RNA sequence: GCCGGGGUAGGGUAGCCUGGUUAUCCUCGGGGACUGUGGAUCCCCAGACUCGAGUUCAAAUCUCGGUCCCGGCC
Numbered sequence: 001g002c003c004g005g006g007g008u009a010g011g012g013u014a015g016c017c018u019g020g021u022u023a024u025c026c027u028c029g030g031g032g033a034c035u036g037u038g039g040a041u042c043c044c045c046a047g048a049c050u051c052g053a054g055u056u057c058a059a060a061u062c063u064c065g066g067u068c069c070c071g072g073c074c
Base pairs, nucleotide, nucleotide: 001073002072003071004070005069006068007067010027011026012025020057029045030044031043032042033041050066051065052064053063054062
């Protein structure tokens, strides 16, 4: 340099092909129920779409470019 895959809450992960409700689940954090205390269990809350542009009534999702990570070729 070329090709392929990937970037989503503090951490991990689904959703993307087939655009549309409040973006999923686990964990961490905050509050509560239960308990003699703690643990376990249950309930509630907060927290995220890598960046820019385009298409569209509407983009995490489609298109183009940038950037970073991983793999392959040379």
Molecule: transfer RNA
Organism: Methanomassiliicoccaceae archaeon